[in-house]
RNA sequence: GAGUCAGCCAAGAUGAUCGCUGCCUGUGACGAAAAUGAUCAGGGGGAGGAAAGUCCGGGCUCCAUAGGGCAGAGUGCCAGCUAACGGCUGGGGGGCGUGAGCCCACGACAAGUGCAGCAGAGAGGAGACCGCCAAUCUUCGGAUUGGUAAGGGUGAAAGGGUGCGGUAAGAGCGCACCGGGCCGCUAGUAAUAGUCGGUUGCAAGGUAAACUCCACUCGGAGCAAGACCAAAUAGGGUUCCUUAUGGCGUGGCCCACGUUGGAACCGGGUAGGUUGCUUGAGCCAUAGAGCGAUUUAUGGCCUAGACGAAUGAUUAUCACUUUCUUCGGAAAGGACAAAACCCGGCUUAUACGGCUGACUCACUC
Numbered sequence: 001g002a003g004u005c006a007g008c009c010a011a012g013a014u015g016a017u018c019g020c021u022g023c024c025u026g027u028g029a030c031g032a033a034a035a036u037g038a039u040c041a042g043g044g045g046g047a048g049g050a051a052a053g054u055c056c057g058g059g060c061u062c063c064a065u066a067g068g069g070c071a072g073a074g075u076g077c078c079a080g081c082u083a084a085c086g087g088c089u090g091g092g093g094g095g096c097g098u099g100a101g102c103c104c105a106c107g108a109c110a111a112g113u114g115c116a117g118c119a120g121a122g123a124g125g126a127g128a129c130c131g132c133c134a135a136u137c138u139u140c141g142g143a144u145u146g147g148u149a150a151g152g153g154u155g156a157a158a159g160g161g162u163g164c165g166g167u168a169a170g171a172g173c174g175c176a177c178c179g180g181g182c183c184g185c186u187a188g189u190a191a192u193a194g195u196c197g198g199u200u201g202c203a204a205g206g207u208a209a210a211c212u213c214c215a216c217u218c219g220g221a222g223c224a225a226g227a228c229c230a231a232a233u234a235g236g237g238u239u240c241c242u243u244a245u246g247g248c249g250u251g252g253c254c255c256a257c258g259u260u261g262g263a264a265c266c267g268g269g270u271a272g273g274u275u276g277c278u279u280g281a282g283c284c285a286u287a288g289a290g291c292g293a294u295u296u297a298u299g300g301c302c303u304a305g306a307c308g309a310a311u312g313a314u315u316a317u318c319a320c321u322u323u324c325u326u327c328g329g330a331a332a333g334g335a336c337a338a339a340a341c342c343c344g345g346c347u348u349a350u351a352c353g354g355c356u357g358a359c360u361c362a363c364u365c
Stems, first nucleotide, its partner, number of pairs: 001361009012318007020046002023043004048336001052347002055345005060222004072218005077091005092106001093104004107213002112211002114207002129152002131148007160178006179202001180200005185194003226275004236266006246260005282301008320333005
């Protein structure tokens, strides 16, 4: 200098003018007054790193619930962190990369069942198409039968690999080395590892984000949860009063039943209002513990709370990027997206930028 990898920061700055919103202070319309607090003025607050997707986990709330099981859903190497998690940290194993580093649902197919296009003779306790070998026949070209998984061919994949022996030809058929399985030993909390020891010719190829088995976790619904207040020419119940041997309806009539006025009280509850609501697993700084995720102590801080849903618009100067330039300047541009009960994560989107550490290559000293 070029090309990469990992992590982090910021989300233009400072004013002016005009607005919006809820809080505080003052003002105090309407009201006899109190209360409520219209209006106006001032003050100090007012979106995010993802507020998003609503994919996980928790708090909180109501319902259900002795305990347990079935069904269903999810998770799946080990240890730790955490309120919890499918998250994070550290470690192990596998894969990719020269490397920094990145990726992985990573239990079991030796319980059972299932599945596998094309090609190929054969796709599974397998298989003889070519080839090799033997026997028989032969018109001497070959044919038939049998053996054979070393060679060729097919395929993503063909029942360990290399060599020597062996054989009619071959074959873990035998042996050596390598690899694998099992048992042990050692190291490690564990996953796991080992130029470690013994044993076993090596049997059961793949697939479980196929059914399934094993282990573990999970009750359901959600702030439109829930709690409180509570209108009306709405509706219900009880008592009393009046009418009343009443009126109306059923009915031909009686009885019977239903219904019809007013007042008081009661509880439910629609509209509407209040609350839940933002002080919280909170943020910042310092110190301690830990490799780290994280945690402990001390001190400081309060940072939106709306519901036809505010948080905006214009403009000046400066900064940034691009283009033009008569080098004085001029013009244009600035993303993704916007709280809605609150947190912890994950995932996805993101303009112009900035910082830190690491790696590879080339050159110079």
A computed fold for a 365-nucleotide RNA from Pseudoalteromonas arctica, annotated as Bacterial RNase P class A. A source record names the gene rnpB. Lineage of the source: Bacteria > Pseudomonadati > Pseudomonadota > Alteromonadales > Pseudoalteromonas. RNAcentral holds the sequence, with entries from ENA. Model confidence (mean pLDDT): 75 of 100. Of the family's consensus pairs, 94% are formed in the model. The same sequence occurs in records of 3 taxa. Rfam family: Bacterial RNase P class A. Its family is annotated with tRNA processing, ribonuclease P activity and dimeric ribonuclease P complex in the Gene Ontology.